The RNA shown here (c-di-GMP-I riboswitch aptamer) has 80 nucleotides and comes from a Pseudomonadota bacterium. The coordinates come from a structure-prediction model, not an experiment, and the mean pLDDT is 78. Lineage of the source: Bacteria > Pseudomonadati > Pseudomonadota. Its Rfam family is "c-di-GMP-I riboswitch aptamer". Gene Ontology term of the family: cyclic-di-GMP binding. The sequence was found by an Rfam model in a public genome assembly.
RNA sequence: AUCAGAUAAAGCCAAACCUGUUGAAAAGCAGGGACGGAAUACCACGGAUCCAAUUUCGCAAGGAAAGCCGGGUUGCCUGA
Numbered sequence: 001a002u003c004a005g006a007u008a009a010a011g012c013c014a015a016a017c018c019u020g021u022u023g024a025a026a027a028g029c030a031g032g033g034a035c036g037g038a039a040u041a042c043c044a045c046g047g048a049u050c051c052a053a054u055u056u057c058g059c060a061a062g063g064a065a066a067g068c069c070g071g072g073u074u075g076c077c078u079g080a
Base pairs, nucleotide, nucleotide: 002080003079004078005077012037013036017032018031019030020029021028022027035067041073042072043071045070046069047068049064050063051062
């Protein structure tokens, strides 16, 4: 450097759900929780998805999501 992740070890992250809080919403953050995860780390670049403001319909600035797929960057342990 490349490939692989059956076994082992050390740590790490944390779905659903609950509570609090921020937001118009999707959703974020904090605490609990643990379905899972070697990229379930980072980047909204392509596709798909979700939301989009007092009500309904349409449009839509824009927003969310990396734990949907692809792409880019970095990366622990073990083995070859």